[in-house]
RNA sequence: GAUCAUUCCGAGGGGUGCCCCGACCAGGGCUGAGAUGGUGUGAGCCGAACCCUUAGAACCUGAUCCGGGUUGUGCCGGCGUAGGGACGGGAUAAGGGACGCCA
Numbered sequence: 001g002a003u004c005a006u007u008c009c010g011a012g013g014g015g016u017g018c019c020c021c022g023a024c025c026a027g028g029g030c031u032g033a034g035a036u037g038g039u040g041u042g043a044g045c046c047g048a049a050c051c052c053u054u055a056g057a058a059c060c061u062g063a064u065c066c067g068g069g070u071u072g073u074g075c076c077g078g079c080g081u082a083g084g085g086a087c088g089g090g091a092u093a094a095g096g097g098a099c100g101c102c103a
Base pairs, nucleotide, nucleotide: 001099003098004097006091007090008089009088010087011053012052013051014050017030018029019028020027036047037046038045039044059084060083061082065078066077067076068075
């Protein structure tokens, strides 16, 4: 300095698995911020909560991928300095943090 962080308003992006129970519903369990309600023959669509918005691992592709582990599953790690991916305005800057500039 007010670019990032923080916060407010508006806007936008995204995912929603696995297992048990004879089947469905209901119920229960696992991980997680989040595993949801309605509707539809289905693809999907509309909402709620949650997360993320370029300093972007929210999320998608690669992927019917690879290694490990589990009753099982993106459960864990790799892949990943890979390729994509959604912004405007205001406030604050005190204590603390990142970044830039000057001495």
Predicted 3D model of a 103-nucleotide RNA (TPP riboswitch aptamer (THI element)) from Rhizobiales bacterium GAS113. Its mean pLDDT, the model's own confidence on a scale to 100, is 77. Rfam family: TPP riboswitch aptamer (THI element). Gene Ontology term of the family: thiamine pyrophosphate binding. Rfam's curators write: Vitamin B(1) in its active form thiamin pyrophosphate (TPP) is an essential coenzyme that is synthesised by coupling of pyrimidine and thiazole moieties in bacteria.